[in-house]
Context: one part of a larger RNA
């Protein structure tokens, strides 16, 4: 000099780094105080501030004795708790161990919960709530070749299957396609059956009848899904409330929006910084947002993602030292 563990560091204090990763800091109890937001429950131990050891005095409360012939009393002793005042010691009084760093903005998921035993704990799954479909019980669904069995010794406030995912506020237009449901005077249509037939029989040929299905007619989007393009128009310009049209049913409503979705893009403006491809707020020109494939908002919650501030620090400026061990070198 290397590695691993532990400890300390003047001054600065995140300048380090993808990123405060790691470390430091905070920490118990008592008193005080507590913005904002809110579903009025919470947020909350919010934040912030003070105290904490020993001795003595004193006050209150409580417990328990003693003495006393006027007793709901008087005098006096011991103990406990609490308050208060003074003093003592040290750098430091929850002195060790133990033992929260805090605050604010945004996204996602409501929450507690569950998960890839052995690289992923999450925004994934689940959830209560909402909603659709099937089912009247010899039900429906599932297992089985069947017998039979499960749901269930249950009965629509039930069971089965699917979607969405608390709450608040809403959930627009389209049934042309695909599916599902209902109907169908009519059309199409298999085998069987009936009739005819090649001089008889068989095979064959033809006709008639006919189920489901299909055609045909309706319904249905919290079914699968879809919600474009072009042209013209207002007395500056620009834009288009307005009008027309095409494919294929309709032509993206409310809301949100450079977003976990925006290519161009480090969009433009503002705030934050000395400086910001960051973050937040706003705009809308949405490559390619959008309403239970749920849209938007949301207190609380989160080993979730991201940004900032305060505190704190060997992360760093810039390294140094102590200590325990490993490995290595020399000798034996």
């Nucleotide at each position: 000099a290397u590695c691993u563990g532990a400890c300390u560091a003047a001054g600065g204090g995140a300048a380090u780094u993808c990123g405060g990763c790691a470390a430091a800091a905070u920490a118990g109890c008592c008193c005080u105080c507590u913005u904002u937001c809110u579903u009025a429950g919470g947020u909350a131990u919010a934040a912030g501030g003070g105290g904490u050891u020993c001795c003595u005095g004193u006050a209150a409360u409580c417990g328990u004795g003693u003495a006393u012939g006027u007793a709901u009393g008087u005098a006096u002793g011991c103990g406990a708790u609490u308050g208060u005042a003074g003093g003592a010691u040290g750098c430091a009084a929850a002195u060790a161990u133990c033992a929260a760093g805090g605050u604010g903005g945004u996204c996602c998921g409501a929450c507690u919960g569950u998960u890839u035993a052995u690289c992923a704990a999450a925004a994934a799954c689940a959830u209560a709530g909402c909603u659709u479909u099937c089912u009247g019980c010899u039900a429906g669904c599932c297992u089985g070749a069947a017998a039979a069995g499960g749901u269930g010794u249950g009965u629509a406030c039930a069971g089965a299957a699917g979607g969405u995912g608390a709450a608040g506020u809403c959930u627009g237009c389209c049934c042309a396609g695909u599916g599902c449901c209902c109907g169908u005077a009519c059309u199409u249509u298999a085998a069987a059956c009936u009739c005819c037939u090649u001089u008889c029989c068989a095979a064959g040929g033809g006709a008639g009848c006919u189920a489901a299905g299909a055609g045909c007619g309706g319904g249905u989007a919290a079914a699968c899904g879809g919600c474009g393009g072009g042209a013209g128009u207002a007395a500056c310009u620009a834009u288009a409330a307005c009008u027309c049209u095409c494919u294929u049913a309709a032509g993206g409503u409310a809301g949100c929006g450079a977003a976990a979705u925006g290519c161009c893009u480090u969009g433009c403006c503002g705030u934050u910084u000395g400086a910001a491809u960051g973050a937040c707020g706003g705009c809308c020109u949405g490559c390619a947002u959008g309403a239970a494939u749920g849209g938007c908002u949301u207190a609380a919650c989160g080993a979730g993602a991201u940004c900032a501030c305060c505190g704190c620090u060997g992360u760093c400026c810039c390294u140094a030292g102590u200590u325990a061990g490993a490995a290595u070198c020399c000798u034996c």

Source information
A computed fold for a 332-nucleotide part of an RNA from a Candidatus Woesearchaeota archaeon, annotated as large-subunit ribosomal RNA, domain IV. The full RNA is in RNAcentral, with records from ENA. Taxonomically the source falls in Candidatus Woesearchaeota (Archaea, Nanobdellati).